Small-subunit ribosomal RNA, 5' domain from an uncultured bacterium, 484 nucleotides, folded computationally. Its mean pLDDT, the model's own confidence on a scale to 100, is 85. RNAcentral holds the full RNA, with entries from ENA and SILVA. Rfam family: Bacterial small subunit ribosomal RNA. Its family is annotated with structural constituent of ribosome and ribosome in the Gene Ontology.
Context: one part of a larger RNA
RNA sequence: AGCGAACGCUAGCGGCGGGCUUAACACAUGCAAGUCGAGCGCCUGGCUUCGGCCAGGAGCGGCGAACGGGUGAGUAACACGUAGGUUACCUGCCCUCUGGUGGGGGAUAACCCAGGGAAACUUGGGCUAAUACCGCAUGCGGUCUACGGAUCAAAGCCUUCGGGCGCCAGAGGAUGGGCCUGCGUCCCAUUAUUUAAUCCUCGUUGGUGGGGUAACGGCCUACCAAGGGUACGAUGGGUAGCUGGUCUGAGAGGAUGAUCAGCCACACUGGGACUGAGACACGGCCCAGACUCCUACGGGAGGCAGCAGUGGGGAAUAUUGCGCAAUGGGCGAAAGCCUGACGCAGCCACGCCGCGUGUGUGAUGAAGGCCCUCGGGUCGUAAAGCACUGUCGGGAGGAAAGAACACUGACGGUACCUCCCAAGAAAGCACCGGCUAACUCCGUGCCAGCAGCCGCGGUAAUACGGAGGGUGCAAGCGUUGCUC
Repeated sequence: AGCGAACGCUAGCGGCGGGCUUAACACAUGCAAGUCGAGCGCCUGGCUUCGGCCAGGAGCGGCGAACGGGUGAGUAACACGUAGGUUACCUGCCCUCUGGUGGGGGAUAACCCAGGGAAACUUGGGCUAAUACCGCAUGCGGUCUACGGAUCAAAGCCUUCGGGCGCCAGAGGAUGGGCCUGCGUCCCAUUAUUUAAUCCUCGUUGGUGGGGUAACGGCCUACCAAGGGUACGAUGGGUAGCUGGUCUGAGAGGAUGAUCAGCCACACUGGGACUGAGACACGGCCCAGACUCCUACGGGAGGCAGCAGUGGGGAAUAUUGCGCAAUGGGCGAAAGCCUGACGCAGCCACGCCGCGUGUGUGAUGAAGGCCCUCGGGUCGUAAAGCACUGUCGGGAGGAAAGAACACUGACGGUACCUCCCAAGAAAGCACCGGCUAACUCCGUGCCAGCAGCCGCGGUAAUACGGAGGGUGCAAGCGUUGCUC
């Protein structure tokens, strides 16, 4: 000098920030991811001029749910940082361009019927639609090719009838990613008979064939060879998310990685794949385990390291708030819906910054306290008194910007403005032996106690306790802890 601090005493206001560092302990309750009827059939309700229209519901289908949000357990590693490589790769939505969008088919949920189950849920039969599914055709083109050939597509919807939105294949772009490499990145050699093939290694190191992946690769597999790493520190152990940064310091350096931003990893613990452009997937699935709950004992349900909140742990860390008005995101042609992202408000002196607790005048230097050499000194212009001001406070009235462009403002009747009232509600904390700014009296008597170091206290203690006075900071002041 600093802090995500805590503790003690104290406390008026505002602005801007910050707020579980410990148990990656367990979680009641609510909310945090939906949306589309301009893809599809059906059901219910309302209106109807009987043409239809409007609203809602579950289901099929599409897109999203891989983003956003949380946490730091694991990880000493191509995890991160930096500089490159990819002729070894992928990329939904978006942009540009080229070509196409012909003609058919069979199902299935919803629904109805029958049944099983306590429930979760589920079985059989029957009906039906699609931008759901499957053949056929075509082949600019893509892929493979033994260059003959083989193989691969598509979906419609709306319309004011002008068109618009889509669909399929291909090329390019943009964006986002995968993989590879050089260099850098903590401690222990009391982790290496030591210079000796010592120590580590058997999918280990390399090759061939095969498999697998979007893609290279022992990534996997069979066979073959016997390699590979290591005192320039392998292997083992400990600790740890990394970085931009942050703190300190003249710098070099040291320490650190809260908030904000980038990357990584994880989502009760361990394992696995499915779907998909993208996951091996926080609020998806399956298996195993621990735990909790329901049960008719046959069987089921769950995962706050999302936002609040609860218990527990702890020296210690907040509201089960308001709103989608703004910014951003998902879906939709749009209207719009959803959004604990976000914008705000609440709590906390946790930090930084600003303001106030009055201003002027006022000496018989009042009373009172303390000291005293008893003359006096000091608190002290301090108070009272008189005059004034209105930050803050209270009352009344007005009232935003934030919304480009019609509607739309949670914050909020807030900030701010005007008028009125009234010094009224607003100062403490630590220290005073030296270091170190600040001194006397009383009490105590090596006691009680103080203390960062030196050291004080055993009868005149500026060092203990109190008082008066003083010094330093000030809505804070001290103490403790940690870093330089």